[in-house]
This is a predicted structure of a 348-nucleotide RNA (Bacterial RNase P class A) from a Candidatus Sericytochromatia bacterium. The gene name in the source record is rnpB. Of the family's consensus pairs, 93% are formed in the model. Taxonomically the source falls in Candidatus Sericytochromatia (Bacteria, Bacillati). The sequence is in RNAcentral, with records from ENA. Its mean pLDDT, the model's own confidence on a scale to 100, is 77.
RNA sequence: CGUGGGCCGGGUGACCGCGGCGGAAAACGUCGAGGAAAGUCCGGACUCCAAAGGGCAGGAUGCUGGGUAACGCCCAGUGGGGGAGACCCCGAGGACAGUGCCACAGAAAAAAACCGCCCCGGCCCUGGUGGCCGGAGCAAGGGUGCAAAGGUGGUGUAAGAGACCACCGGCAGCCGGGUGACCGGCUGGCCAGGCAAACCCCAUCCGGAGCAAGAUCGAACAGGGGAAGAUGACGCUGCCCGCCGAUUCCCCGGGUUGUAUCGCUUGAGGUCCGGGGCAACCCGGAUCCCAGAUAGAUGGUCACCCCCCUGGUGGGGACAGAAUCCGGCUUACAGGCCCACCGGAAGA
Repeated sequence: CGUGGGCCGGGUGACCGCGGCGGAAAACGUCGAGGAAAGUCCGGACUCCAAAGGGCAGGAUGCUGGGUAACGCCCAGUGGGGGAGACCCCGAGGACAGUGCCACAGAAAAAAACCGCCCCGGCCCUGGUGGCCGGAGCAAGGGUGCAAAGGUGGUGUAAGAGACCACCGGCAGCCGGGUGACCGGCUGGCCAGGCAAACCCCAUCCGGAGCAAGAUCGAACAGGGGAAGAUGACGCUGCCCGCCGAUUCCCCGGGUUGUAUCGCUUGAGGUCCGGGGCAACCCGGAUCCCAGAUAGAUGGUCACCCCCCUGGUGGGGACAGAAUCCGGCUUACAGGCCCACCGGAAGA
């Protein structure tokens, strides 16, 4: 000078206050926001509804292996691209299944003669390395374009051309290595573009709604509809026997019924130690309990210290703030700390 990663996010004390829990108690004790609590973008737990299996439609994902409850996340690799390097980035399946598209320019955007090169014939002239016409060949050169029919060099030829040769790129086959993506070697024939963040094809996965989910609330009391039942309902009792002997169940609905209660916070949990693994992560042991409100508590004042601004008095402390919970991603963030590595210069 850079690259990658981890962490902190003012501290202590006093007084007053707010919410939860314990408590008879306004006493006292104890707990009380975050790394993102945020965006609500993915994935799950949980709850209700639906549901044989399978399929259609629709959606999502898309190199390989692993991790995980799961993922579009994470880890380790492979391939490609960038950088001098530490390192960073990648929507990275299929373009011989089919359809379609490739702006402008250009003759042509897929199987191409516009300019051009070469040969043959004829004609013309000022007789040349000329011009015109006709026929045949050529993808080497020019020009257009993001992209023009493998690249460079040579042989060859009338001129040319994978026509042939060497190297490189790509493809196919074989051999070797790897769990695999893939890599290396040998051989072969010479190999007709790109786009799937166009439709599409292939593989895998996906039922819907969400804590305002969902559930509870005594006695007494209106009503409406349906089903079963003296061939024995309900109940004792889950079943059979038996007993009892006329009601029982479901739906709609008034009311009790509202700052009501449960769900609600102990969980794929935190910390430490040991072990396995490159790692993500997993296993075992010990230990801890760490908001649970409902219009929503988690705050205020003072003192000292820390940091920043200021000449000083003095002022200020980033982003933000739980709402069922958890795993991710993304975004915001004053200031500061630590670790590893790269490059340069100088000194011993």